[in-house]
Context: one part of a larger RNA
Molecule: small-subunit ribosomal RNA, central domain
Organism: uncultured bacterium
RNA sequence: CUGGGCGUAAAGGGCAUGCAGGCGGUUAUACAAGUAGGAUGUGAAAGCCUGGGGCUCAACCUCAGAACUGCAUUCUAAACUGUGUGACUAGAGUAUUGCAGGGGGAGACGGAAUUUCAGUGUAGCGGUGGAAUGCGUAGAUAUCUGAAAGAACACCAAAGGCGAAGGCAGUCUCCUGGGCAAAUACUGACGCUCAUAUGCGAAAGCGUGGGUAGCAAACAGGAUUAGAUACCCUGGUAGCCCACGCCGUAAACGAUGUCAAUUAGGAGCUUGAGCAAUAGUUUGGGUUCCGAAGCAAACGCAAUAAAUUGACCGCCUGGGGAGUACGGCCGCAAGGUUAAAACUC
Numbered sequence: 001c002u003g004g005g006c007g008u009a010a011a012g013g014g015c016a017u018g019c020a021g022g023c024g025g026u027u028a029u030a031c032a033a034g035u036a037g038g039a040u041g042u043g044a045a046a047g048c049c050u051g052g053g054g055c056u057c058a059a060c061c062u063c064a065g066a067a068c069u070g071c072a073u074u075c076u077a078a079a080c081u082g083u084g085u086g087a088c089u090a091g092a093g094u095a096u097u098g099c100a101g102g103g104g105g106a107g108a109c110g111g112a113a114u115u116u117c118a119g120u121g122u123a124g125c126g127g128u129g130g131a132a133u134g135c136g137u138a139g140a141u142a143u144c145u146g147a148a149a150g151a152a153c154a155c156c157a158a159a160g161g162c163g164a165a166g167g168c169a170g171u172c173u174c175c176u177g178g179g180c181a182a183a184u185a186c187u188g189a190c191g192c193u194c195a196u197a198u199g200c201g202a203a204a205g206c207g208u209g210g211g212u213a214g215c216a217a218a219c220a221g222g223a224u225u226a227g228a229u230a231c232c233c234u235g236g237u238a239g240c241c242c243a244c245g246c247c248g249u250a251a252a253c254g255a256u257g258u259c260a261a262u263u264a265g266g267a268g269c270u271u272g273a274g275c276a277a278u279a280g281u282u283u284g285g286g287u288u289c290c291g292a293a294g295c296a297a298a299c300g301c302a303a304u305a306a307a308u309u310g311a312c313c314g315c316c317u318g319g320g321g322a323g324u325a326c327g328g329c330c331g332c333a334a335g336g337u338u339a340a341a342a343c344u345c
Base pairs, nucleotide, nucleotide: 003317004316005315006314007299008298012313014200015199016198017197021193022192023191025088026087027086028085029084030083031082033081034080035077036076037075038074039073040072041071042070049065050064051063052062053061054060091190092187093186094185095184096182097181098180099179103176104175105174106173107172108171109170110153114149115148116147117146118145119143120142124135125134161168162167205246206245207244208243209242210241214240215239219235220234221233222232257312258311259310260309261308262307265290266289267288268287269286270285271284272283273282274281275280294301295300318345319344320343327338328337329336330335
C1' cells in the first nucleotide's frame, strides 16, 4: 500500500463543542472543471511481445508490425459529480402554547442521629469467637432536660427520573441549560462527521486559607498466629467538608464511536397528545424484559442490533520486553501524554 477487523479473542478516543478536511435532500437551467468519445501532434533508439529473415541449430544478430495503457492541443456529448443562477419543503432550525424531571449555579431554612459540655445517679462500662489494650470513684456506662458543632439527608425509592459523559436526592426561593408533545406560521439545505484545537471530566492526590461531629490510609497499642509489618479489637493523623487554583486519570463499562435510513411480533415501566370518560384504544418521546428473520466461533444480539446499508472519525495487526526507555509537550509535585528498539519465545 492492498486487505481483514474492533461486546467477551488485539482493537471505540472518558465525554462534548467545533475550524480545516471528507460526505451531502428535491427540481429547472447554464457552463463544461471532473467524466466519456473522436481527431491531430508527441510518446528517441534499444529492450519486451507478434510475424518474417541471417549465422548448419540455438544463444545472438537483423527487418517489419504491434505496443508505449501517458501528455498536450482541438472538436463533440451533458447522464452523474462539480460550479453559477432560480425555485421547492420531506433534512435542519425559529416562533407560539403546554408538560415532566435528584440537569446546573447561588442563598436561606429543617428534623433524626452522632459527638462534646452542663444536671441526676453509682460501680462498673466497652469490646470479642473468647479476651485484652482502652474508659471509669478526679464519678464513667445508663438516663432526662438544655446548649454547641460539623457532616450526611432515613421513609418516599423503583426493572423509576434527569444529564453529553463524569455524575445528580431533605425543604423552599432566585438565576439558568437541555428535552418532549400538539397544532399552525416562518427560514429555505442553513446539514452529518470531524485530524489539530478548545471546554467539561469520579475517586485519590497537590497548593493557599478555613473547618473538623463522625469515619478513617499512615501510625501506636491489644489480640490471633510458628510468624502476622494482615484479617478482629481500642485509639488515631492526613483525608473525606468549604473557598479559590492545579491534576486529567478509572473495569471513565453497554468493556458496544457519532449521524441517517430500512427490516415480524409480544409484555411491562415512564412522560406527552387525541378519542371514549369505568375498563380501554390510537399515536409520539424515553426505558426494561422476551422473541422472528438475520447475524455470531460460541455466549448471545435482535427496531435502544452485535441484522441490512450509507457518511465521517478513532483504533488493532502474535506473546513477553512495555504502555517501559529516550526525546518532545504538559504539571508545583505525584505523575500524565506521545511512544520505540535490542533481546527472547